[in-house]
RNA sequence: UCGGCGAGCCGUGACUGGCGCUUGGGUGGAGUACCACCAGGGAGCGGCUCGACCUCCUUGGUCAAUGCCGUGCGCCUGGGCGAUCCCG
Numbered sequence: 001u002c003g004g005c006g007a008g009c010c011g012u013g014a015c016u017g018g019c020g021c022u023u024g025g026g027u028g029g030a031g032u033a034c035c036a037c038c039a040g041g042g043a044g045c046g047g048c049u050c051g052a053c054c055u056c057c058u059u060g061g062u063c064a065a066u067g068c069c070g071u072g073c074g075c076c077u078g079g080g081c082g083a084u085c086c087c088g
Stems, first nucleotide, its partner, number of pairs: 005051008015041002017076005025038005039071001052062003067081003
């Protein structure tokens, strides 16, 4: 000094596991819940554009958390992101 809300578009994009249940990602390999490829999903981040609400200050404001994301359900295992604090 700039930004902080919503929507749209573009780019980028971590994470996408195991077992069971009539089918309900696929193929191959493992077995401490993982690896590779393909299909599908996808929060978040950046940019641009448009807009909403509050307010009377218009050279203004939108700012907390219990959260969000990965294939029908259940039980698990683990990870990523956002917010907050500390250190580098």

The RNA shown here (ZMP/ZTP riboswitch aptamer (pfl RNA motif)) has 88 nucleotides and comes from Streptomyces sp. SID8354. It matches the Rfam family "ZMP/ZTP riboswitch aptamer (pfl RNA motif)". Gene Ontology terms of the family: regulation of purine nucleotide biosynthetic process and one-carbon metabolic process. Its mean pLDDT, the model's own confidence on a scale to 100, is 75.